[in-house]
RNA sequence: GCCCCUGUAGUAUAGCUUGGAUAGUACGUGCGGUUGCGGUCCGUAAAACCGGGGUUCAAAUCCUCGCAGGGGCA
Numbered sequence: 001g002c003c004c005c006u007g008u009a010g011u012a013u014a015g016c017u018u019g020g021a022u023a024g025u026a027c028g029u030g031c032g033g034u035u036g037c038g039g040u041c042c043g044u045a046a047a048a049c050c051g052g053g054g055u056u057c058a059a060a061u062c063c064u065c066g067c068a069g070g071g072g073c074a
Stems, first nucleotide, its partner, number of pairs: 001073007010027004020057001029045005050066005
């Protein structure tokens, strides 16, 4: 230098193929219940689509340009 893959709450991930409902789940965290206290357990809450642009009535999803990480070739 060229090519390919990946990027979603604090962490790990589903959803992307085939665009459409309030972006789901687990762990963690806060609050409450339970307990003599804590843990466990139960309830509840907050928290995310890597960035810009485009297509579309509608984009996490498609296109494009970047950024970051990984892999291959030279």
Molecule: transfer RNA
Organism: Candidatus Woesearchaeota archaeon